[in-house]
RNA sequence: UGAGCGGACUGCGCGGUCGCGGCGCAAAGCAAUUUGCGAUGAGGAAAGUCCGGGCAUCACAGGGCAGGGCGCCUGAUAACGUCAGGUGAAGGCGACUUCAAGACCAGUGCAACAGAAAUAGACCGCUCUUCGGGAACAGGCAUUGCCCCCGGGGAGUAAGGGUGGAAAGGGGAGGUAAGAGCUCACCGACGGCGUGGUAACAUGCCGUGCCAUGUAAACUCCGUCCGAUGCAAGUUUGGGGCUUCCGCACAUGGGCUGCCCGUCCGCGGAAGUCUGUGAAUAACGCUCGAGCCCCGCGGCGACGCGUGGGCCUAGAUAAAUGAUCGCGCUCGACAGAACCCGGCUUACAGGUCCGCUCAGAUG
Repeated sequence: UGAGCGGACUGCGCGGUCGCGGCGCAAAGCAAUUUGCGAUGAGGAAAGUCCGGGCAUCACAGGGCAGGGCGCCUGAUAACGUCAGGUGAAGGCGACUUCAAGACCAGUGCAACAGAAAUAGACCGCUCUUCGGGAACAGGCAUUGCCCCCGGGGAGUAAGGGUGGAAAGGGGAGGUAAGAGCUCACCGACGGCGUGGUAACAUGCCGUGCCAUGUAAACUCCGUCCGAUGCAAGUUUGGGGCUUCCGCACAUGGGCUGCCCGUCCGCGGAAGUCUGUGAAUAACGCUCGAGCCCCGCGGCGACGCGUGGGCCUAGAUAAAUGAUCGCGCUCGACAGAACCCGGCUUACAGGUCCGCUCAGAUG
């Protein structure tokens, strides 16, 4: 200097004029309301609605089934499908990135096509043997035979070739008629023991010729976790009290509940009367929080502890922060709360900073 990897921040700025929302204070007004002052007013993703909760209701308390989530180890967290650290595997020269990472010896499936054959087998071959032909016609030795060539039968073979994603563990040596873990050493597989590590796992030694492939993001099995519905949830206030009659019933009906066991409660309708009339687009829920910032301590880290210090920063309800003028330059991206919080995923012009890797050049 260039190309990369990982992390963090910002995301038009300044000035003037006019106009918005809620809150607090003050003044005026019978009141509705008006005016002034003060502080304050959209995000890192507010998006997606994919997860987890807080909170609310289902009167109380359980068990099981179905259904769903997760799946290497150890931690963090209120919890999670999240995060941190590690192990193993794959990719990359590397910094790093990714993983739907338990079980195929519980069982049931699937593996098209090609190929002889897909859990068992011989298409081409190789070896031995036997029969026929050639031997002038390819060659050699010989002199009618042999080696050799062609064809048929029998026995052996799974080394070599072909097909395929995968073909009786791998390449090497010995051995064999030719071959084969047939034998041997090494690797692999399975089993045992030791060492290191909390563990996943790593590593060393010993033993056995030895297990037939893949797939569970196929059904399934194993381990572990999970009530339902959701702020359009709900709460409060008078749409409330009393009387009579009828029907069902002693667990019928209804609730917990998607279903069962269990458990709990009476349910439905009609008429009359009293009272109220603010009934709704009302008030609450609605923003002080598993809150934010700084410091100290512990931890590799996620994070935790601290009666250490400081801060209060939207609560709208058809929906508020906009318009305009001037200047500047990095010429301005994605984009707008609606109960709240912790994550994940997706979108993002430009600018800034930190750490690391590779290549080249110079000193």

Predicted 3D model of a 363-nucleotide RNA (Bacterial RNase P class A). It matches the Rfam family "Bacterial RNase P class A". By type it is a ribozyme. Rfam's curators write: Ribonuclease P (RNase P) is a ubiquitous endoribonuclease, found in archaea, bacteria and eukarya as well as chloroplasts and mitochondria. Rfam links the family to the GO terms ribonuclease P activity, dimeric ribonuclease P complex and tRNA processing. It was read from a public genome assembly, where an Rfam model found it.